[in-house]
């Protein structure tokens, strides 16, 4: 350089045009002598960035950034 894949709360992860599930962690409460476990409840996501299409975009299109893999070239 060429091609492909990935990017979603602190971490992991679902979604595949109809407005962001779930788990861990965190906070509050119950339980317990304390802690843990368990149970109930709660907060937290510009969906890498910008633009476009659409009534509606995490999802489709374009550009771009980062990471990973394969190939090519040089040494």
């Nucleotide at each position: 350089g060429u091609g492909a894949g990935c990017g979603u709360g602190g971490c992991c992860a679902a979604g595949c045009g109809g407005u962001a599930a779930g788990g861990c962690a965190c906070c509050u409460g119950a339980c317990u002598g304390u802690g843990g476990c368990u149970c109930a409840g709660g907060a937290a996501a510009u969906c890498g960035a910008g633009g476009g299409u659409u009534c509606g975009a995490a999802u489709c299109c374009c550009u771009u950034c980062g990471c990973u893999c394969a190939c090519c070239c040089c040494a």
Predicted 3D model of a 75-nucleotide RNA (transfer RNA) from an uncultured Dehalococcoidia bacterium.